Source information
Predicted 3D model of RNase P RNA and transfer RNA as a complex of 428 nucleotides. It holds a member of the Rfam family "Bacterial RNase P class A". Its family is annotated with tRNA processing, dimeric ribonuclease P complex and ribonuclease P activity in the Gene Ontology. Rfam classes the family as a ribozyme. Model confidence (mean pLDDT): 75 of 100.

Formats: sequence, C1' cells, structure tokens
RNA sequence: UAGGUCAAUCGGAUGGUUGCUUGUAUAAGUUAAUUAUAUAAGAGGAAAGUCCGAACUCCAUAGGAUAAAGUGCCUCUUGCUGAGGGAGGACCCUGUAAAGGGAUGGAAAGUGCCACAGAAAAUAAACCGCCUUUUAAAAAGGUAAGGGUGAAAAGGUGGUGUAAGAGACCACCAGUCUUUCUAGUAAUAGAUUGAGCUGGUAAACCCCACUUGGAGCAAAAUCAAGUAGCCUUGUGUUAUCCUAUCACAUAAGGGCGGGUAGAUUGCAUGAGUUUAAUCGUGAGGUUAAACCUAGAUAAAUAACCAUCAUUCAUUAAUGAAUACAGAAUUCGGCUUACAGAUUGACCUUUUUA
RNA sequence: UGGGCCGUCGCCAAGUGGUAAGGCACGGGGUUUUGAUCCCCGCAUUCGGAGGUUCGAAUCCUCCCGGCCCAGCCA
Repeated sequence: UAGGUCAAUCGGAUGGUUGCUUGUAUAAGUUAAUUAUAUAAGAGGAAAGUCCGAACUCCAUAGGAUAAAGUGCCUCUUGCUGAGGGAGGACCCUGUAAAGGGAUGGAAAGUGCCACAGAAAAUAAACCGCCUUUUAAAAAGGUAAGGGUGAAAAGGUGGUGUAAGAGACCACCAGUCUUUCUAGUAAUAGAUUGAGCUGGUAAACCCCACUUGGAGCAAAAUCAAGUAGCCUUGUGUUAUCCUAUCACAUAAGGGCGGGUAGAUUGCAUGAGUUUAAUCGUGAGGUUAAACCUAGAUAAAUAACCAUCAUUCAUUAAUGAAUACAGAAUUCGGCUUACAGAUUGACCUUUUUA
Repeated sequence: UGGGCCGUCGCCAAGUGGUAAGGCACGGGGUUUUGAUCCCCGCAUUCGGAGGUUCGAAUCCUCCCGGCCCAGCCA
C1' cells in the first nucleotide's frame, strides 16, 4: 500500500419567513368554554418487531397436588427472587490469521423412528463370495475377512489363530466408561489403572435438574350522556382438582339483544442521564456532584427560501439528490432495517514498498 | 395499542419428518357435421422469505415479510 476482522461515535448544519401541539404569564370572556399576545419546550438509534423481562393496575385471601409451558457447559454480573441479557472461561465447528458461530444435560433408564436401496438398519442377519460334509448339480452346516447398497454396515491397521473366519486372542492407534493423581473456584485439561465396552436421532416421546398463577393502560378509577330487556348457571385467586377462611345470592358469572363512541385521572423522577474519584481482567460495583429533557387522541413535532456540507452528473459553474425510518402507559434488554462520514485496536496465506 | 390465527399451482384445497393428493381453470389430443358434455395427456424446478436441527424439512426450531380476526364504557 492492498485486502480483511472487531469496537466506538455521528447520522446533515446555520439563518430567515409562515404555521402546528403543549406548558406558563397577561388580557378579553359569564371566576366557564374559548380567543389574542408574549415566552419556554417539541421524535429515534432504532421511536420498528412485540421476542424476553420489570414497573403499575385488576382478578377476595392463603396453602397443596397434578397437568402444561419454558430453560439446560462453568464461574461471575445486572435485576427485591427468577434470564433466552451481559462479561470472562471450557469444549466443538469455520477461517491462513485477527476473529466468528454453537437450544452445548442424559442414547449405558425405557419406548419409538432410521424412507428408497441393500443379505442385513440393530436381542442381529448369509445375496454373491470363502470353508467343511454329502461324489458333480443341488442341499445342509460354519463364516462378517472380501464384494456390492446406503447418509450411516458393529472402531482401524498388523499379527496369532483357524477347515475358512471372527476382539476369539495379542500389539499399536481412535473413542467410551472406570480407578487414582496433578492443575483449576468450576466447566474441563493432562497423566495413569482397569473393562474388549464401540451406529445415529432427545429443535422424537421421554428421564433428570431448575423456574413459572392469569390478564393486560382498549389494565383500572371517577364523572357525564343515552337505552329494553330476555335466557341460563350458584359464583369468586380465568388449565384442572383438593383444603381452610371470607364475601354475595337485594348478588355474581356466561350468552343474546339494546344504548353510547364523550370528559378527567392513570401520564411523564426512572431498572434515569452525565461527569469525577476508586475497586475489578471484564460485564459491572461503590462514593460524590450536577441535570429534568415531547405528551398528542386520528393524533402536533411542519412547509418554503438563502448559504454551507456530502454524493452524483455534465457544457465547470450549474443541475439533481440527502439512509433507515415517526413517540401513543413507562422503563431495561434482545432482534431486525440503515445512504454516508469519522476514529481506534488488531490480522494477513499470497502481493507491493 | 394489546391479544390471537393464517400463508401449499391462476383459484379452492389434502398432506404434521421419507417421490407435494385431488377439484376448477388453462394448454394439447380424441369423440361430434359443428359446439357443449364426456375420455386421455400435460401443468408446483423454490410449499411467503432467510438461517438452523437432521442422512433427509411443506412438516421441527429461530428471525423476518404479508394478510385476516377480536377488544372499550353503560346497562
């Protein structure tokens, strides 16, 4: 230099004119609704998907069992407990490497499945081949070394052995389980003893361990307007059952029908943000100081002009374009979309200097 | 805003690990004097898209895309 990996930041700027929403102040108005003027504030890193949680609210209260669902290497960390979050590490896979990916407990508890092909798909099994016997054909018996099939064929190589063969036996190698030791908090790694122990699949059922009550701001509360009741069941922590207490039956739940489509609260200080010091490899913790930053309801946050910035085009001083995308109870995390710009760290089989 | 469901040929639709059934439509041929009916043949390279598990995925899992349905209050 080129190519690449990871992380972080920004994601158009300034000014003017005309508007919109909300708060505050003043004035008008019936101390109202509302209007006018002034002033302050007014989308994001993802506001998105709604994937995982938390706050908050309701389901009368507490306990137990079953079912169902979720999670699944280890140690930490955040959150009252609880991660599918985050950090560091172990193991496996990919890459030359930086680095990236992994639902990663159990197949030696049990059951199931493994199409087609193939002799055989798992208590084994004899199609060809090999060996023995019956004289050849053919039949019977033995045999998993060789062939062929398949995604996968009973661990591999060599030897002993045998009629021919076979972990039947032996040596070495790969793996599994097991004994002990060493390192490590642990997962695990290395060494070592013994057992011939040796298909896959649990994102199949299942087993083991751990966790979990349900619904959601259209929750819920208050007020206003308007209406038409009828049927059904004892009901109440909304998967089922049991126990205890309590409440109601003047009630509660469910179904059909009717009315309404309004206002206020919930609703903006919280798992908050920034800076500094300090502890920790790190996520993060502790302490101190400072800050308060949209609140609409069919839905405001905009439109136009000028200058600049970036990119593209060409007649070289003009023209065009400006990523993904728009708050809806709030917050934390994850995931997905994203033009372009900037910064830092690291790698390189080859290639250039 | 919250919750639930669905996506297979042009249309309808079966298939819940092992060659993507069937009907309508469409194309070709036959039958008929001609047309309809009827008969035969053809028609999914990719099951909304991408990735993963598995020997193997429409099917199981994850993430996206598109579509549909439900709801409040009074009584």